The RNA shown here (transfer RNA) has 74 nucleotides and comes from a Bifidobacteriaceae bacterium.

[in-house]
Parts: sequence; C1' cells; structure tokens
RNA sequence: CGGGCUGUGGCGCAGUUUGGUAGCGCACCUGACUGGGGGUCAGGGGGUCGCCGGUUCAAGUCCGGCCAGCCCGA
Repeated sequence: CGGGCUGUGGCGCAGUUUGGUAGCGCACCUGACUGGGGGUCAGGGGGUCGCCGGUUCAAGUCCGGCCAGCCCGA
C1' cells in the first nucleotide's frame, strides 16, 4: 500500500439474507420465600446499533467516506 472479516445495553451474542416497534443469555435494581449467604420465583431499569454523510415515507440493515481491532497478500 491492496483485499477480507468484525464493531449492537456492563459482558457475550442474535437481528442484515427479504429495510417496517432493537432482542436473548449473564450481570444489575426492587419485592417474596430464607436467621443470613446462596438459590428459586415475580417485577423493573439500562442502547441515540463505531463516526460522518447519502438513498428512502421509513436505515442496525442499502450506498459512499473515515476510525479501530483481527486476518491475508505485497
């Protein structure tokens, strides 16, 4: 320098194929059971989807540029 993959709550991931209400597990908060811890059950909060633009009635999803990580090539 060129190419590929990845970037989504605190953590690990799905959702992209076919644009149409952002979800799951763990963690966290509250309550009940328990002497307490742990555990079980019930309820709850937390994301402007890496950044900036574009297309569209509508973008996590499509298009362009950029940034970061990993891999391959030179």
Rfam family: tRNA. Rfam's curators write: Transfer RNA (tRNA) molecules are approximately 80 nucleotides in length.
The sequence was found in a public genome assembly.
Its mean pLDDT, the model's own confidence on a scale to 100, is 81.